[in-house]
RNA sequence: GGCGCGUUCGUCUAACGGCAGGACGGCAGAUUUUCACUCUGCCAACAGGAGUCCGACUCUCCUACGCGCUA
Numbered sequence: 001g002g003c004g005c006g007u008u009c010g011u012c013u014a015a016c017g018g019c020a021g022g023a024c025g026g027c028a029g030a031u032u033u034u035c036a037c038u039c040u041g042c043c044a045a046c047a048g049g050a051g052u053c054c055g056a057c058u059c060u061c062c063u064a065c066g067c068g069c070u071a
Stems, first nucleotide, its partner, number of pairs: 001070007010024004018054001026042005047063005
């Protein structure tokens, strides 16, 4: 240099083109004499840009980063 794969809440992990979910964590409340446990609720994410489409995490292209193969 060429090619392939991957990138989603703070962390881990789902989501045949049609609601962005779950667990842990955080916050608040309930319970308790207090703490812990438990229960309920809330906050929080699609790597960036462009395209296709009525509609994109999902398909296409480019870029960034990581990994691998090859010259």
Overview:
This is a predicted structure of a 71-nucleotide RNA (transfer RNA) from a Patescibacteria group bacterium. It matches the Rfam family "tRNA". Gene Ontology term of the family: triplet codon-amino acid adaptor activity. The sequence was found in a public genome assembly.